RNA sequence: AGACUUUGAUCCUGGCUCAGGAUGAACGCUGGCGGCGUGCCUAAUACAUGCAAGUCGAGCGAGGUCCUUCGGGACCUAGCGGCGGACGGGUGAGUAACACGUGGGUAACCUGCCUGUAAGACCGGGAUAACUUCGGGAAACCGAAGCUAAUACCGGAUAAUUUCGAGCAUCGCAUGAUGCUUGAUGGAAAGGCGGCUUCGGCUGUCACUUACAGAUGGACCCGCGUCGCAUUAGCUAGUUGGUGAGGUAAUGGCUCACCAAGGCGACGAUGCGUAGCCGACCUGAGAGGGUGAUCGGCCACACUGGGACUGAGACACGGCCCAGACUCCUACGGGAGGCAGCAGUAGGGAAUCUUCGGCAAUGGGCGAAAGCCUGACCGAGCAACGCCGCGUGAGCGAUGAAGGCCUUCGGGUCGUAAAGCUCUGUUGUUAAGGAAGAACAAGUACGAGAGUAACUGCUCGUACCUUGACGGUACUUAACGAGAAAGCCACGGCUAACUACGUGCCAGCAGCCGCGGUAAUACGUAGGUGGCGAGCGUUAUCCGGAAUUAUUGGGCGUAAAGCGCACGCAGGCGGGUGCGCGCGUGGGGUGUGAAAUCUGGCCGCUUAACGGCCAGGCGCCAUCCCAUACGGCGCGCCUGGAGCCUUGCAGAGGGCGGUGGAAUUGCCGGUGUAGUGGUGAAAUGCGUAGAGAUCGGCAGGAACACCCAGGGGGAAACCAGCCGCCUGGGCAAGCGCUGACGCUGAGGUGCGAGAGCGUGGGGAGCGAACCGGAUUAGAUACCCGGGUAGUCCACGCCGUAAACGAUGGCCACUCGGCCUUUGGUGGCGGAACCUCCGUCGCUGGGGGCCUUAGCAAACGCGGGAAGUGGCCCGCCUGGGAACUACGGGCGCAAGCUUAAAACUCAAAGGAAUUGACGGGGGCCCGCACAAGCAGCGGAGCGUGUGGUUUAAUUCGACGCAACGCGCAGAACCUUACCCAGGUUUGACAUGGCACUGCACGCCGCUGAAAGGCGGUCGCCUUCGAGGGUGUGCCACAGAUGCUGCAUGGCUGUCGUCAGCUCCUGUCGUGAAAUGUUGGGUUAAGUCCCGCAACGAGCGCAACCCUUGUCUACUGUUGCCAUCAGGUCAAGCUGGGGCACUCUGGAAAGACUGCCGGGGAUAACCCGGAGGAAGGUGGGGAUGACGUCAAGUCAGCAUGGCCUUUAUGUCUGGGGCUACACACGUGCUACAAUGGCCGGUACAAAGCGCUGCAAGCCCGCGAGGGGGAGCUAAUCGCAUAAAGCCGGUCUCAGUUCGGAUUGUGGGCUGCAACUCGCCUGCAUGAAGUUGGAAUCGCUAGUAAUCGCAGAUCAGCAGGCUGCGGUGAAUACGUUCCCGGGCCUUGUACACACCGCCCGUCACAUCACGAAAGCUGGCUGUACUAGAAGUAGCUGCGCUAACCCGCAAGGGAGGCAGGUUCCUAAGGUAUGGUUAGUGAUUGGGGUGAAGUCGUAACAAGG
Repeated sequence: AGACUUUGAUCCUGGCUCAGGAUGAACGCUGGCGGCGUGCCUAAUACAUGCAAGUCGAGCGAGGUCCUUCGGGACCUAGCGGCGGACGGGUGAGUAACACGUGGGUAACCUGCCUGUAAGACCGGGAUAACUUCGGGAAACCGAAGCUAAUACCGGAUAAUUUCGAGCAUCGCAUGAUGCUUGAUGGAAAGGCGGCUUCGGCUGUCACUUACAGAUGGACCCGCGUCGCAUUAGCUAGUUGGUGAGGUAAUGGCUCACCAAGGCGACGAUGCGUAGCCGACCUGAGAGGGUGAUCGGCCACACUGGGACUGAGACACGGCCCAGACUCCUACGGGAGGCAGCAGUAGGGAAUCUUCGGCAAUGGGCGAAAGCCUGACCGAGCAACGCCGCGUGAGCGAUGAAGGCCUUCGGGUCGUAAAGCUCUGUUGUUAAGGAAGAACAAGUACGAGAGUAACUGCUCGUACCUUGACGGUACUUAACGAGAAAGCCACGGCUAACUACGUGCCAGCAGCCGCGGUAAUACGUAGGUGGCGAGCGUUAUCCGGAAUUAUUGGGCGUAAAGCGCACGCAGGCGGGUGCGCGCGUGGGGUGUGAAAUCUGGCCGCUUAACGGCCAGGCGCCAUCCCAUACGGCGCGCCUGGAGCCUUGCAGAGGGCGGUGGAAUUGCCGGUGUAGUGGUGAAAUGCGUAGAGAUCGGCAGGAACACCCAGGGGGAAACCAGCCGCCUGGGCAAGCGCUGACGCUGAGGUGCGAGAGCGUGGGGAGCGAACCGGAUUAGAUACCCGGGUAGUCCACGCCGUAAACGAUGGCCACUCGGCCUUUGGUGGCGGAACCUCCGUCGCUGGGGGCCUUAGCAAACGCGGGAAGUGGCCCGCCUGGGAACUACGGGCGCAAGCUUAAAACUCAAAGGAAUUGACGGGGGCCCGCACAAGCAGCGGAGCGUGUGGUUUAAUUCGACGCAACGCGCAGAACCUUACCCAGGUUUGACAUGGCACUGCACGCCGCUGAAAGGCGGUCGCCUUCGAGGGUGUGCCACAGAUGCUGCAUGGCUGUCGUCAGCUCCUGUCGUGAAAUGUUGGGUUAAGUCCCGCAACGAGCGCAACCCUUGUCUACUGUUGCCAUCAGGUCAAGCUGGGGCACUCUGGAAAGACUGCCGGGGAUAACCCGGAGGAAGGUGGGGAUGACGUCAAGUCAGCAUGGCCUUUAUGUCUGGGGCUACACACGUGCUACAAUGGCCGGUACAAAGCGCUGCAAGCCCGCGAGGGGGAGCUAAUCGCAUAAAGCCGGUCUCAGUUCGGAUUGUGGGCUGCAACUCGCCUGCAUGAAGUUGGAAUCGCUAGUAAUCGCAGAUCAGCAGGCUGCGGUGAAUACGUUCCCGGGCCUUGUACACACCGCCCGUCACAUCACGAAAGCUGGCUGUACUAGAAGUAGCUGCGCUAACCCGCAAGGGAGGCAGGUUCCUAAGGUAUGGUUAGUGAUUGGGGUGAAGUCGUAACAAGG
């Protein structure tokens, strides 16, 4: 620090996800040790049991136990009394608050114990508990009478002070404070202990009183800060203030009486929800965000609610009273209780510990002290819950052991790893040492100091003595002995780490993208590897990455996002200049910012974690001083912003009232006759009752042609005949006036197309709905005929829109060019008095185009910015759900506005790129159409396929591009299929071990054969053996078994179409582009020209073969012009020759070379000449990058899988030849351009020795006999046929046609039954030119005619070749099909056989509505009234003080009563929130459901 994921690819936007860190965690697997920490986050649920707050006998009386020298002493304690139970400990429910944080204030306060200073402690009195007796009660406990003490209680004296009144001085921001003087008012324990004592007292100490002061702790007040929701907008009656009083420690509506009517709120009151706050902790570069466990500060609470008492302090966790719920005891009358203290229990929960030890330390309470108490605390226990440290061994050790896994079978790897050898001893175990460290104080002794008359004592110092829960622990040493100690997760990308097997869209994985459908590095297991390591993973949560809420640090033309437009209150921001202030701002000082934490340094535990010391750091804080540029405030001035004035100018700016013509329609009338109208074509409609057409007249409504323009005006919506009236805004010029008066604008207010609504008019045309007619599979549409609201007017609503420039307003600045509109001004020219016209400049305002810089993801924007800046407002934060629900507001309604969530997805998007596609466009090709010729589709037959059948009908090929295809030839064989019979190292290959004369051949038996059984004969030798064979066994063979979607190779196809690419350069962020586009041209990306391209490659063309002409050469087996012979005929023969034909090697020839024209002077095209051939002469071979997961595992090869007495192999027979049908491809025909008969002519190319076979003979023929010749330019196959000549047939199912069938033959072959071919005779079917539809062909082609060959024993209508005869037509490119180039649109990219929408049906999920039902919280009114404070009363009771001799009375007090307030409770009625609800509504999601085709191409 980034990465993955939208696409075919790209850039951008944007969300989702990951890598990091963290945790009071939990869960899974695993687990050796130690140190330091941490440990109910849930039910503030309920609690058994024990403990957690007592202490003081040196305050007091009393009682008891023990000891006693009988004097007394020691100890214990219920009670009175004092101090403490307000601390410490727990919890986080409540609380959005002066609760907390921070900084201040108190002149408005209190403060026990502690410290200091000053003074004091005098004189008296009356009770009471304990105790005793009596009584009540189950108990808890209570009552009565009597006795007694105090540091308990009370009275008085004295004094400061307090309070009140008066006066003076000083001071303060105000109320006022401080000090002094003066009058009135009020307190204590003669105490405890110790020492001395002359017994009077003195003294020490503790305790006590008063006052002042300090310290500590607390109280109150204030500024600032402190969560979410505005779908919470208004709240408030003690409410806000005043006067007076009460109350409090104290201010204050804190409370009360009276008076006034205020107070709070958009800078968010009130309400609702949530929440203890902070130091800090986690994260982050920081700014921030999240959290508030442990530790520390503050607050609140103590079963729930209320209340006060005591006290320095409480409204009191282990106190009291009351009410309520709950639990327990009970004799039913009544009582007791409160773990959110420490342990512990139940429950809840994913989940959180021991009913431990000790007061040794630290701290606290009491005490003079010893000491007691202390679940605070210190320790131990449990838990890998976290952090930190250590170990599970170290060195050597290669035959790289065994074993596992993989393997190309060679090997590789685990792996120096192990074993083995040599060591070590952390931890562990055992033992010994270790009272180490953690301990001061008290006591005793001595000394010193202050003090005292002096002494004790006090304080300090020294010595001695005593105290350890942890713990026999830390640590040390010895011995033992590698002995006891490694797992978890991952290994497709992100992300580090790969193979095998199993599985087969199953089982499963998954954080995101995504894996799994037979070769899974993604599932499961194994081996290996990577990572971390006593842990490792998972889950949850937080921050980060996320600049994805953007202050730092984002955006809004098209990605989400500018309010439809304006006016304008608040608010925000604001021109020049001078002076002042010093609020902001900047600098400095001071205070504070507790400790801990954090950072740095040093130090201590062996290290670290942890801890100690020192330093630093930490605020939008307070206060003081300084500065005054900038902002602010105050006071002046200025004119540039803004406004006003004057004079002009343009305009569909607005409102109202008039008025005009054209056209449509209707009505009336005339003329006139059969149609009209409408459409793609029609029909509905109108019309003989007279339409339409035409002429005239009249009526009515609406809209204003031409002018009219990318023109003008307006804020927008919008505004158009002409005239008048009223009226808004703008611009120019003048530079006179005011003097910052400005900009923006949340709320608010107004305007606001169309449609719609209300009331009343109006209604010609048009025209939702509706009705007809068509179209269609349907057509609730598009088209046609009608037609109501509406459209128009007036008034009132509505308030929306793709209200768009998808671009808020205002201001400033920033290169140029062109057009236009409207002003001002100048020059020139024309007509010319003004003035007008044209043109060229300058200068304002408006409307447009192109462009520089710049910006932008790109497209694009570019002085009217989307540039550079300033100010203000609005808005956005993934897609869907959702322009929705609920709630609120508005509306008559329709509806508008504001505006979510659950759930769901891993995207949704923008721009641009390359393709593909389009019922888009342009250009151009092709037997593509058209023009022709001949067919196919109908018939019969052949052949292939589908289907069906079958024991099997083996398998493959399936649009073009499967179907006379693999098959260039299935009777057996082939053969892969079926049935049957055999065989198992095998029909075939290689190797090994053992045995062998049972090899081969021949013979015999059996059998359908294969096979089985039996007999017989052998090679070589150095005599060991070798080769061979067979048998048994082991490796292995074998398979036309599967996968062509694991493959190689080969092939088809687009397509012989003209394309497909690369390098370098350039351009673009990039995918890409350019080149390859453009203008011409070509069969061609062929060539030329141009051009940011220049070149190049694979294709095209050419080179190759063949054919057409010629030349030279070669002449046998070919040929014969010339000579001779010769035949029925014949190069037949002789001589001769290679001239010709020909053979087959070579060469020439054709290149737009020449001429004319066109073209751009090019390429090239047209015409011509010459030539055998002319513009690639004809044909062939040759097939670019690629596409179709095209075809082939059955031609071959081959990975993997499967089989192994079978899916191998051998044999016999059968099948592949079946047959209701359907299709493809052929043959033969339907006839006279023909059939038949007779005669007769002319090829080419091939083939031939298990072969072709002549002449000759036999047969009607197929063929047979026979065999010359020929290894072939020699011989043979071999008569070519159509053709030509002659004859016959005469339009007929025929002298056409030949199927079918009968029968007789022939050939091949082991064998023609299933199932061959040929032949003679006989038979003589369908068929008379073929529906829709469809194929081929552009010249030596189609058509037609025969010949040959491959395969092959035989079998050809198929295939491959060969030659003979030999046409017709092409105007042309509109259309069909296919293709090429350019361009355009796209939501397609599996690429239109694409994509995709909505209803319905089914399943499921969440949500809304709903008669209601049930809870929570809360408001209001009334009722009720416990305990309790206060007030009033107090006839009952009453020791202290007063009066009184006393009795008694008084003061004061108490009980009781009562009033106000008030908790729980009750009644009534609202609000709000949550749950639930028959039914209902839409929404989401769900491999293959239904209906249609809306959108994406002009999407028809």
Predicted 3D model of a 1500-nucleotide RNA (small-subunit ribosomal RNA) from an uncultured bacterium.
The coordinates come from a structure-prediction model, not an experiment, and the mean pLDDT is 84.